[in-house]
The RNA shown here (Glycine riboswitch aptamer) has 83 nucleotides and comes from uncultured Blautia sp.
RNA sequence: UCUCUGGAGAAUCCCAUAUAUGGGUGCCGAAGGUGUAAGCAGAAGGAAAACUUCUGUGAAUCUCUCAGGCAAAAGGACAGUGA
Numbered sequence: 001u002c003u004c005u006g007g008a009g010a011a012u013c014c015c016a017u018a019u020a021u022g023g024g025u026g027c028c029g030a031a032g033g034u035g036u037a038a039g040c041a042g043a044a045g046g047a048a049a050a051c052u053u054c055u056g057u058g059a060a061u062c063u064c065u066c067a068g069g070c071a072a073a074a075g076g077a078c079a080g081u082g083a
Stems, first nucleotide, its partner, number of pairs: 001083002004080003011025001013024004026070003032066001033064001035062001039057007
């Protein structure tokens, strides 16, 4: 990376309409994306390897809800099987 299996949450909401889509309201977090701790690195102050401040880096199932989603289908983080 591929194959197969399992895989949650939230209005089958209202209007228009060609059931694709557009508008409105309410919601969800597990495609993707945003932000973030300790640690590490650097800079400044400092007598000081103490201490303080700033900058960078830095994980998530945490966070935001941009995107996506809210019957079924599709998708789906993640887990397992095989290659």
Overview: The source organism's lineage runs through Bacteria, Clostridia, Lachnospirales, Lachnospiraceae and Blautia. Of the family's consensus pairs, 89% are formed in the model. The RNAcentral record of the sequence draws on MGnify. Its Rfam family is "Glycine riboswitch aptamer". Its family is annotated with glycine biosynthetic process in the Gene Ontology.